A computed fold for a 405-nucleotide RNA from Isoptericola halotolerans, annotated as Bacterial RNase P class A.
RNA sequence: CGAGUCGGUCGGACGGUCGCGUCGUCGCUGCUCCUCGGAGCGGUGGCGCCGAGGAACGUCCGGGCUCCGAAGGGCAAGGUGGUGGCUAACAGCCACCCGGGGUGACCCGCGGGACAGUGCCACAGAAAACAGACCGCCUGCACGCCUCGGCGAGCAGGUCAGGGUGAAACGGUGGUGUAAGAGACCACCAGCACGGCCGGUGACGGUCGUGGCUCGGUAAACCCCACCUGGAGCAAGGUCAGACAGACUGUGAUCGAGGGCGGCCCGCCCGAUUCUCUGCGGAGAAGCGCAGUCGGGUAGACCGCUGGAGGCCUGUGGCAACGCAGGUCCUAGAUGGAUGACCGUCGCCCGAGCCGGGGCAACCCGGCGCGGGAACAGAACCCGGCGUACAGACCGGCUCGUCCG
Numbered sequence: 001c002g003a004g005u006c007g008g009u010c011g012g013a014c015g016g017u018c019g020c021g022u023c024g025u026c027g028c029u030g031c032u033c034c035u036c037g038g039a040g041c042g043g044u045g046g047c048g049c050c051g052a053g054g055a056a057c058g059u060c061c062g063g064g065c066u067c068c069g070a071a072g073g074g075c076a077a078g079g080u081g082g083u084g085g086c087u088a089a090c091a092g093c094c095a096c097c098c099g100g101g102g103u104g105a106c107c108c109g110c111g112g113g114a115c116a117g118u119g120c121c122a123c124a125g126a127a128a129a130c131a132g133a134c135c136g137c138c139u140g141c142a143c144g145c146c147u148c149g150g151c152g153a154g155c156a157g158g159u160c161a162g163g164g165u166g167a168a169a170c171g172g173u174g175g176u177g178u179a180a181g182a183g184a185c186c187a188c189c190a191g192c193a194c195g196g197c198c199g200g201u202g203a204c205g206g207u208c209g210u211g212g213c214u215c216g217g218u219a220a221a222c223c224c225c226a227c228c229u230g231g232a233g234c235a236a237g238g239u240c241a242g243a244c245a246g247a248c249u250g251u252g253a254u255c256g257a258g259g260g261c262g263g264c265c266c267g268c269c270c271g272a273u274u275c276u277c278u279g280c281g282g283a284g285a286a287g288c289g290c291a292g293u294c295g296g297g298u299a300g301a302c303c304g305c306u307g308g309a310g311g312c313c314u315g316u317g318g319c320a321a322c323g324c325a326g327g328u329c330c331u332a333g334a335u336g337g338a339u340g341a342c343c344g345u346c347g348c349c350c351g352a353g354c355c356g357g358g359g360c361a362a363c364c365c366g367g368c369g370c371g372g373g374a375a376c377a378g379a380a381c382c383c384g385g386c387g388u389a390c391a392g393a394c395c396g397g398c399u400c401g402u403c404c405g
Base pairs, nucleotide, nucleotide: 001401002400003399004398005397006396007395008394009393010392012346013345014344015343016342017341018340020051021050023048024047025046026045027044028043029042030041031040032039033038053376057387058386060385061384062383063382064381065233066232067231068230072266073265074264075263077229078228079227080226081225082096083095084094085093086092097111098109099108100107101106112224113223117222118221119218120217121216134163135162136159137158138157139156140155141154143152144151145150171189172188173187174186175185176184190214192211193210194209195208196207197206198205199204237303238302239301240300246294247293248292249291250290251289252288258270259269260268273286274285275284276283277282310329311328312327313326314325315324316323317322348373349372350371351370353368354367355366356365357364358363
C1' cells in the first nucleotide's frame, strides 16, 4: 500500500422568528355547590423542565403485569436437542467440543438415536440392503469356418479381484495363495467393538493392547429417547357516573342438570326451590340453570400509564457473556392521537471548473467559487432478544499478499 475478516459509534450541528403536548409555577377569569372560610369543574396569559428509534418496523421467541375461587394426576398437543456457563427467562448470549468450508483471520451446523419399528433412494445399472451375475476371468462339455497356427459362437459349474452404470455398489495398498479369484490368509493403514492409562468440570482428546475382519444413505421422513410447558391477554383488568324494556321458544334438576382450566379422561370443589290442584300416577304456575329468537338502552370520565430485571461513571471478579460494590441521574405518556414551518451560518455526499504543491505517470493533498442532494423510517403497558430495512460518515482488532527500511 492492497485485499479480506470480525466488532463498535453516529445517522446533521448552531442561532433566530412563529407554532404544538404533558407537567410545574405565577396571574386573570366563568359556572355550580356551600355555614363566613372554602370545594369541584373549566377558559385564558406569562415563565420554566422535559418531549420518538437504532430499528419505534415484523409480531418470531421469552418475561414482568392482569384475570380465570384452589389448580391435583394422566393423555393429547407444542417446544428444545453436543458440553459447560450467563440471565428473570428464552429458540437468546458467551466459551469450548465434534463435523464441514477456507492458505488464514474466520464462517457454517434443525449437532441425541438408523442394532425399536415403518417408509423412501427417480433415471441408469445385473443388482440399492444380508441386494446381485451385464461385460469379463477360470474349469468341464461340445459346435461352425479354415492351409497347420487361428477366428467365432453355445451349455453347465465356479468367481466379483478388473471394467461399466450411478450421488452412493459389502474397506484401502501391497503380497501369499488359487483352475481363476476373494480378508481365504498375511503385513501396514482407516473404521468399528471391547479393555487399560493420561488430560479435561464436561462434551471429548491423546496413547497402548486385543479382536472379528468391516452387515449403505435418509429422522430438515413418520418415529423413538431426554428435558421443558396451565389458559387468555392492556381491545388484559379495575373504579366512578349514566341509561333502558322487555317479550318469547326449547330443555333440565339431589338417582346430581349445570358451573369451575381451555382439547379429552379421572379426581376435587361449588351448586338449586316455592305455591296451587289432585283420582296420589302426576299436572300447572312462578323462580333457577343451560341453549336460542326478536326488540331496546349505553359507547362517558378516571386508573392501569411509566422509578424500571432503569441509565451513566468508577473500582473489582471472570478468557468472555456477565456478576458484585460505591457514586450519581430521572430522560414523552398522547387518546382522532403532540414535537412542525420559515430564515441564516457551518458540516457531510455528488458533479464539473480554476489556482497552488508533491509525483515519470496514475493519482494524492490544500484553497476558491457554482449547481444539486441527504437513507430506513413515528412511541400507544413495559422490558430482554431475534429477524428485516437503511443514503452517508468514522473508529478499532486480526489474517493474507506485495514493497521499502

Of the family's consensus pairs, 95% are formed in the model. Its Rfam family is "Bacterial RNase P class A". It is annotated as a ribozyme.